Two RNAs folded together computationally: RNase P RNA and transfer RNA, 361 nucleotides in total.
Rfam match: Bacterial RNase P class A.
[in-house]
RNA sequence: CGAGCAGGGUGGGCGAUCGCGGCGGCUCCGCCGUCGAGGAAAGUCCGGGCUCCACAGGGCAAGGUAGCGGGUAACACCCGUCCGCCGUGAGGCGAGGACCAGCGCAACAGUGACGAACCGCCGCGAGGCGGGUGAAACGGGCAAGCUCUACCUGGAGAAAGGCCAAGCAGGGGGCGAUGGUGCUGCCCGCACCGUCCCCGGGUCGGCCGCUAGAGGCGGGGGGUGACCUCCGUUCGAGAGGGAUGAUCGCCCUCGACAGAACCCGGCUUACAGCCCGGCUCGGCAU
RNA sequence: UCCCCGGUAGCUCAACGGUAGAGCAUUCGGCUGUUAACCGAAGGGUUGCUAGUUCGAAUCUAGCCCGGGGAGCCA
Numbered sequence: 001c002g003a004g005c006a007g008g009g010u011g012g013g014c015g016a017u018c019g020c021g022g023c024g025g026c027u028c029c030g031c032c033g034u035c036g037a038g039g040a041a042a043g044u045c046c047g048g049g050c051u052c053c054a055c056a057g058g059g060c061a062a063g064g065u066a067g068c069g070g071g072u073a074a075c076a077c078c079c080g081u082c083c084g085c086c087g088u089g090a091g092g093c094g095a096g097g098a099c100c101a102g103c104g105c106a107a108c109a110g111u112g113a114c115g116a117a118c119c120g121c122c123g124c125g126a127g128g129c130g131g132g133u134g135a136a137a138c139g140g141g142c143a144a145g146c147u148c149u150a151c152c153u154g155g156a157g158a159a160a161g162g163c164c165a166a167g168c169a170g171g172g173g174g175c176g177a178u179g180g181u182g183c184u185g186c187c188c189g190c191a192c193c194g195u196c197c198c199c200g201g202g203u204c205g206g207c208c209g210c211u212a213g214a215g216g217c218g219g220g221g222g223g224u225g226a227c228c229u230c231c232g233u234u235c236g237a238g239a240g241g242g243a244u245g246a247u248c249g250c251c252c253u254c255g256a257c258a259g260a261a262c263c264c265g266g267c268u269u270a271c272a273g274c275c276c277g278g279c280u281c282g283g284c285a286u
Numbered sequence: 287u288c289c290c291c292g293g294u295a296g297c298u299c300a301a302c303g304g305u306a307g308a309g310c311a312u313u314c315g316g317c318u319g320u321u322a323a324c325c326g327a328a329g330g331g332u333u334g335c336u337a338g339u340u341c342g343a344a345u346c347u348a349g350c351c352c353g354g355g356g357a358g359c360c361a
Stems, first nucleotide, its partner, number of pairs: 001282005007276004012251007020036007038257001042268002045266005050157004057188004062153005067081005082096001083094004097148002102146002104142002118131005161208004170199006179193005201360002215234008252255001287357007296310004304341001312328005334350005
């Protein structure tokens, strides 16, 4: 210098004016102060918190995970490591338990596809060697085939759930104790006595849940690491027709993907450009 | 916000993991004086996309993309 491999960070800046939403204050039809999206807020794919329902007990199913060890609230995530495959390498990928429990599958080609045989040679025989096809030829293979083993899982989800207020109008039909409903897969069992459909009526308002948390930042200690622990410091959206925008000025490398809706930990997907260190291979020079 | 389905030829649908087919439609030929009907033939598919498992994937698994449906309260 070229080509690469992994990891971390950032995601225009400053100022002015106007506008929108939350909170606080005041002299409250307004004014002032302060705060106001993300690393993915996304997909809703896993795992938890939280809430309600269910929970005497038993059985059968159903779903998930899978080398070994560790981390964690938990996980299908992360870390370390072994093995296998790919790559010259840095590195990358792996649903990687068990076909000596049972069942099942193997197209085409091939004499023959899981019953073992067939052909040739050696050999008395037992047996041994070889043969083309094919992914695989007697030894087995496949469990992202059923299954077995070990472990885990009750159901539903903020339209969860709680409180307040307002308003109205009931009618018809089906099933019904060998039934129905609940135990949100089923059975036993237990509890209760209605339940379903159609037509019609009312409302579609307010408050809470709601954001201080497995939180962020800095430092010390432990650990190879994921991570743990201690101290200090900090508070950074909370709507409900749903706010975070517009204009102007200056500067630069001229700005990507995209926007909260109960909250966290992950995974996956989208992402212009820039910055920071680390490593590998090749070439040249010294 | 949450939950649940689906994607195969132009349309409607099939297809135990083993060469993706059928009906209608299209095109060509036949029949007819002509058309329709009928008869015969042909064309038309990255099975939504990308990976993985497997000798082999429409089928099994994962992730994306697109489309559709459902769920509120009181009496």